[in-house]
RNA sequence: CCUGCCGGACGGACAGUCGCUCUUGAGCAAUCAGGAGAGGAAAGUCCGGUCUCCACAGGGCGGCGUGCCGGCUAACGGCCGGGGGGAUUCGCUGAAAGCGGAUUUCACGGAAAGUGCCACAGAAAAUAUACCGCUUCCGUUCCCUCGGGAUCGGAGGUAAGGGUGAAAAGGUGCGGUAAGAGCGCACCGCGGCUGGAGUAAUCCAGUUGGCAGGGCAAACCCCACGCGGAGCAAGACCAAAUAGGGGAGGAGGAGCGGCCCGCUCCGUCCGACUCCCGGGUAGGUCGCUAGAGCCAGGCAGAAAUGCCUGGCCCAGAGGAAUGACUGUCGCCCGAAAGGGUACAGAAACCGGCUUAUAGUUCGGCAGGCUGC
RNA sequence: GAGCGGGUCGCCAAGUCGGUUAAGGCGCAUUCCUGCCGAGGGUGCAUACGUCGGUUCGAGCCCGGCCCCGCUCUCCA
Numbered sequence: 001c002c003u004g005c006c007g008g009a010c011g012g013a014c015a016g017u018c019g020c021u022c023u024u025g026a027g028c029a030a031u032c033a034g035g036a037g038a039g040g041a042a043a044g045u046c047c048g049g050u051c052u053c054c055a056c057a058g059g060g061c062g063g064c065g066u067g068c069c070g071g072c073u074a075a076c077g078g079c080c081g082g083g084g085g086g087a088u089u090c091g092c093u094g095a096a097a098g099c100g101g102a103u104u105u106c107a108c109g110g111a112a113a114g115u116g117c118c119a120c121a122g123a124a125a126a127u128a129u130a131c132c133g134c135u136u137c138c139g140u141u142c143c144c145u146c147g148g149g150a151u152c153g154g155a156g157g158u159a160a161g162g163g164u165g166a167a168a169a170g171g172u173g174c175g176g177u178a179a180g181a182g183c184g185c186a187c188c189g190c191g192g193c194u195g196g197a198g199u200a201a202u203c204c205a206g207u208u209g210g211c212a213g214g215g216c217a218a219a220c221c222c223c224a225c226g227c228g229g230a231g232c233a234a235g236a237c238c239a240a241a242u243a244g245g246g247g248a249g250g251a252g253g254a255g256c257g258g259c260c261c262g263c264u265c266c267g268u269c270c271g272a273c274u275c276c277c278g279g280g281u282a283g284g285u286c287g288c289u290a291g292a293g294c295c296a297g298g299c300a301g302a303a304a305u306g307c308c309u310g311g312c313c314c315a316g317a318g319g320a321a322u323g324a325c326u327g328u329c330g331c332c333c334g335a336a337a338g339g340g341u342a343c344a345g346a347a348a349c350c351g352g353c354u355u356a357u358a359g360u361u362c363g364g365c366a367g368g369c370u371g372c
Numbered sequence: 373g374a375g376c377g378g379g380u381c382g383c384c385a386a387g388u389c390g391g392u393u394a395a396g397g398c399g400c401a402u403u404c405c406u407g408c409c410g411a412g413g414g415u416g417c418a419u420a421c422g423u424c425g426g427u428u429c430g431a432g433c434c435c436g437g438c439c440c441c442g443c444u445c446u447c448c449a
Stems, first nucleotide, its partner, number of pairs: 001368010012329007020037007039343001043354002046352005051231004063227005068082005083108001084106009109222002114220002116216003131162002133158007141150003170188006189211001190209008235286004245277005252270003256267003293312008330341004373445007382398003391429001399417006422438005
């Protein structure tokens, strides 16, 4: 200097003209003047909360979610730090193993509570097992240099070797044996116990056991912890017209009952019309943005983060404003003319995660080239 | 804005507790039948699990991210 990976920051600037939303002031009004006006993701709606309404004695069962340890936080499936496992690379070193460093990554509780599954292949897939092979004994037949050898059958032994599979019942080596085998031993791995370090996960050391206990819990499940439901179209207030509900009055009507020869009268029902009341729709207002807020400095902490001091106010619309044009500059493409300038647009708000993102820039790591 | 449901051949559509080659119907081609067509029967056909990862020996199925499609939400009058 170039390339790649990981992480962080920025993600066009200035000026003018005409508009839009909110707001302050002036004005009787028309209008005029001033101020503010999208993001790092405003996105997906995947988590967690604030807020609002509904539900709620207590206990149990069930359901959903999370899952190494510690810390942070309002909370979280988030963040920080640590532990353990994996990958890459460097060193010890010439190679393997091992150890150590760096970078990076992991949905990382329990398979020794129980149940279940492991296709095909394979002898056998979890109570182990004998297909080939190796090997002992007995018998048959054959050969023979008479020591023995071979074939076949039977009774055993054997997990070393072959073969199957994603996975085969600790690994390597030496001894041992008829052949073998943790059968014995050394080292490695693994389990138990003891001691030490650490808040803990875990690590280290010693001792002991020949090894028991394959994998799958993003299968059911077990253990620990957490969780009431709905969502700003939540919800609250004001409140037309029309229709409908309730009450008071009521022209008139019905014909049931009382009474009765009958009329009148009383109760009951329907009821135009008049007045009053409540719910509630359209519509309007609130919720609505001063907040787990932003900036600067300091302090505590390894960090996430917390605390203190000072300063600041930074969209709040609602079928929904944040736009259009022009000029200059920056960057990219192009010989020039000229063209382009990423992803993307708030909808109650906040903390995260995930996804999209041209280009610029900073830091770390790795590789390559060149110079001293 | 908020909340739900779903993506399997060209179309419709099955796939329960993961298992080898992913049904079936419509369709297309060919053939039989018929004088011909249709209907019907036989044979054959290619193509599909929305996409990217993960778990597992193995994924349409289990888990996560993304993309696409559809539905619901003003108590009533």